[in-house]
RNA sequence: GGGCACGUGGCCUAGCCAGGAAUGGCGGCUGCCUCCUAAGCAGCAGGUCGAGGGUUCGAAUCCCUCCGUGCCCG
Numbered sequence: 001g002g003g004c005a006c007g008u009g010g011c012c013u014a015g016c017c018a019g020g021a022a023u024g025g026c027g028g029c030u031g032c033c034u035c036c037u038a039a040g041c042a043g044c045a046g047g048u049c050g051a052g053g054g055u056u057c058g059a060a061u062c063c064c065u066c067c068g069u070g071c072c073c074g
Base pairs, nucleotide, nucleotide: 001073002072003071004070005069006068007067010026011025012024020057028044029043030042031041032040050066051065052064053063054062
């Protein structure tokens, strides 16, 4: 230098092909339960969907450029 894959709450992950309110788990907080803790149950908070731009009534999703990570080729 070239090619491929990936980037989504603190962590992991679904959704992307085929545009229409961002899913679940772990963790965190609060409450119930309990003598206390754990477990269990209920609720809550936490996301510029890597960045910028384009298309569109509407973009995590489609297009372009860039950044980061991994693998491969030279």
A computed fold for a 74-nucleotide RNA from a Methanobacteriota archaeon, annotated as transfer RNA.
The coordinates come from a structure-prediction model, not an experiment, and the mean pLDDT is 82.
The sequence was found in a public genome assembly.